[in-house]
RNA sequence: GUCAGGGUAGCUCAACGGUGGAGCAGGGCUUUCAUAAGGCCAAGGUUGUGGGUUCGAAUCCCACCCCUGACA
Numbered sequence: 001g002u003c004a005g006g007g008u009a010g011c012u013c014a015a016c017g018g019u020g021g022a023g024c025a026g027g028g029c030u031u032u033c034a035u036a037a038g039g040c041c042a043a044g045g046u047u048g049u050g051g052g053u054u055c056g057a058a059u060c061c062c063a064c065c066c067c068u069g070a071c072a
Stems, first nucleotide, its partner, number of pairs: 001071007010024004018055001027041004048064005
């Protein structure tokens, strides 16, 4: 340099173009003599950035940034 895949919660990952969720971690409550485990509850998101298409975009299109791999 070319091509491919990826970027979503603190972490690992979901999500037919139609209200962005789960597990773990963290917080509160419950249970226990106590701790761990378990149960319940709430919180946590400019979906990498900027444009475009659309009534409506995490999702489709374009450019750019970053990561990984292959080729050179």